Predicted 3D model of a 521-nucleotide part of an RNA (small-subunit ribosomal RNA, 5' domain) from an uncultured bacterium. Its Rfam family is "Bacterial small subunit ribosomal RNA". Rfam links the family to the GO terms structural constituent of ribosome and ribosome.

Context: one part of a larger RNA
């Protein structure tokens, strides 16, 4: 001197920060990823207009009855508004948690890739013609306790499928220049094969395909560096290598066959324990030395184990399939679930907060826009968990009061301390006013929040404790106690005058905090 700390006393206010380090222990309830109706059918209310039916009220009336038509309903269109369940796009690979495994090209630094990809952005060329088939939604019929199905029929798309077309793109040919880092690589002409598309709209626009460049994002490969043990000395068969396939965006034993017999290691291989890595952070005059909470960058990781779909990206926290442990439901036939998301609970723990409040900013999906979503975020709650600032009054006031302690009985002290006198209003309380953060002229948007500030009045009122005083280390009597009770970090104190134990005064140090305990330097 530090700290994500905890204990034990004590505790006034503010400002910014931190906050399950133990059980990657098991979770009850909520929320945390939805968006487009300007891609589609289609349902339902709603509004229009036309027909139909039923027909209140007025009016005439020759009382038979006309005419008038509120409302109500039926059918058809047709709007434009709304709402959806499905089909389709897009995003659910961001954001958010959390460190279990990982001694590893993980992570840091520094190359490479002539061996790759890259949805949405931006730029730059060309383009977007004609068709076809189905199929959810619905109807019905039917299983099933439920979850969820099954079978017929019917319909639409920016869903799916051929066919034209090809600036172009890939493929194999053979051809030339031009570079080059080894395997090569770029360019031009050549014929030949192979690949395309989608429309919506409020006519502003927004989409679609193809093709080149960017920009972003990631894939992969090398150097160097990255903890302990030798009371671990050998280890290794896809192993090390080579051909041939095969795969993937891409190089590779990545994986298959077939051949060789190599690889690796005392400069520590293999094994074992330990651990996420760095920027930083704490320390220290550096050198070092210990950490890796909060923030930020990478990576793992998603009840355990393992699989692939499906995309531009995933082997996918709130997706799918199997397994396996647990929990729920049930008609016993079967099905559900996965907080290491925010909140919360149980449990463990020495210990760690609200089932809160907003989309107002800041960003993020998703939409043309309105908008909708966001437990990211932004704010407030609780915690002296830290770090910073304020305050708990100022001057005066000697009869040096009263009282406490002590005393050599003289007095010291405590102590200007109190009272008492006379200000002052930071907090505080109350009443009034009232922001910025909010934007591109106006208008309209503020959770925090009537907050911060501001202005009036009120009153000294409401706010001081905690260690130690033996020497190391500032600070001493007295009484109780008598190797007891007890203290102690270390030396040590205590066995009748204890400055060391306890209890008074007295003092010292720090102060809304003081001690203790643990860790590190």
């Nucleotide at each position: 001197g530090a700290c994500g700390a905890a204990c034990g006393c004590u505790g006034g206010c503010g400002g910014c920060g931190u906050g399950c380090u133990u059980a990657a222990c098991a979770c009850a309830u909520g929320c945390a990823a939805g968006u487009c109706g300007a891609a589609c059918g289609a349902a339902g209310c709603g509004c229009u207009u036309a027909a139909g039916a039923u027909g209140a009220u007025u009016u005439c009336u020759u009382c038979g009855g006309a005419a008038u038509g509120a409302a109500u309903u039926u059918u058809a269109a047709g709007c434009u508004g709304c709402u959806u369940a499905g089909u389709g796009g897009c995003g659910g690979a961001c954001g958010g948690g959390u460190g279990a495994g990982u001694a590893a090209c993980g992570c840091g630094u520094g190359a490479g890739c002539a061996a790759c990809c890259u949805g949405c952005c931006c730029a730059u060329a060309a383009g977007a013609g004609g068709g076809g088939g189905a199929u959810a939604a619905c109807a019905g019929c039917u299983g099933g306790a439920a979850a969820c199905g099954g079978c017929u029929g019917c319909u639409a798309a920016u869903a799916c499928c051929g066919c034209a077309u090809a600036a172009g793109a890939c493929c194999a040919c053979a051809u030339u220049g031009c570079c080059a880092c080894a395997u090569g690589g770029c360019a031009a002409a050549g014929g030949g094969g192979u690949c395309a598309a989608a429309g919506a709209u409020u006519u502003a626009u927004c989409g679609c395909u193809u093709a080149u460049g960017g920009a972003u994002g990631g894939g992969c490969u090398c150097g160097c560096g990255u903890c302990u043990g030798a009371u671990u000395a050998g280890c290794u068969a896809g192993u090390u290598g080579g051909u041939a396939g095969g795969g993937u965006a891409a190089c590779g034993g990545c994986c298959u066959a077939c051949c060789a017999a190599g690889g690796c290691g005392a400069c520590g291989a293999u094994c074992a324990g330990u651990a996420g890595c760095c920027g930083a952070c704490c320390u220290g005059a550096g050198a070092g030395g210990g950490u890796g909470a909060u923030c930020g960058g990478c990576c793992a990781c998603a009840c355990u184990g393992g699989a692939a779909c499906u995309g531009a990206g995933a082997c996918a926290c709130g997706g799918u399939c199997c397994a396996g442990a647990c929990u729920c439901c049930u008609a016993c036939g079967g099905g559900a679930g996965g907080c290491a998301g925010c909140a919360g609970u149980g449990g463990g723990g020495a210990a760690u907060a609200u089932u809160g409040g907003g989309c107002a900013a800041u960003g993020g999906g998703g939409g043309a826009a309105a908008c909708c979503c966001u437990g990211a975020c932004c704010c407030a709650g609780c915690a002296a968990c830290g770090c910073c600032g304020c305050g708990u009054g100022a001057g005066g006031g000697a009869a040096g009061a009263a009282g406490g302690c002590u005393u050599u009985c003289g007095a010291g002290u405590u102590g200007u301390a109190a009272a008492c006198c006379u200000c002052u209003g930071u907090c505080c309380u109350a009443u009034g006013g009232g922001a910025a953060g909010a934007a591109g002229a106006a208008a309209g948007u503020g959770a925090c929040u009537g907050u911060a500030c501001c202005a009036u009045a009120g009153g000294a009122g409401g706010a001081a404790g905690c260690u130690c005083c033996g020497g190391c280390u500032a600070a001493c009597u007295a009484c109780g106690u008598g190797c007891c009770a007890g203290c102690a970090g270390c030396c040590g104190c205590g066995g009748u005058a204890a400055u060391a134990c306890g209890u008074a005064g007295g003092g010292a140090g720090c102060g809304a905090g003081c001690g203790u305990u643990g860790u590190c330097c």

Model confidence (mean pLDDT): 82 of 100. RNAcentral holds the full RNA, with entries from ENA, Greengenes and SILVA.